[in-house]
Molecule: SAM riboswitch aptamer (S box leader)
Organism: Hymenobacter mellowenesis
């Protein structure tokens, strides 16, 4: 990078650094020098994978949250494309 499967109306922020754009794309709308976005630290949410436990289900369900990811403005911000985008797991 491509493919497959699953999920996306719930949930969760402080400090420091930096300094102009950011929210994938188009249109809208919004956020942003009262410092957004990003980066770092700490904290948190969630439960895809792993681990462990239970049910006794047999590709299942529930629990757990030390580990691997993810996420913490707005319904994936809204509309469009749903063969889009993002994330997880697996394969090439």
């Nucleotide at each position: 990078u491509u493919u497959u499967u699953a999920u996306a109306a719930a949930g969760a922020g402080g400090c420091g650094c930096u300094g102009a754009g950011a929210g994938a794309c188009a249109g809208g709308c919004u956020c942003a020098a009262c410092g957004a976005c990003g980066c770092g630290c700490c904290g948190g949410c969630a439960a895809c994978c792993a681990c462990c436990c239970g049910c006794a289900a047999c590709c299942g369900c529930g629990g757990c949250c030390c580990g691997g990811u993810g996420c913490c403005a707005a319904u994936u911000c809204c509309u469009g494309a749903c063969c889009a985008u993002a994330u997880a797991a697996a394969a090439a």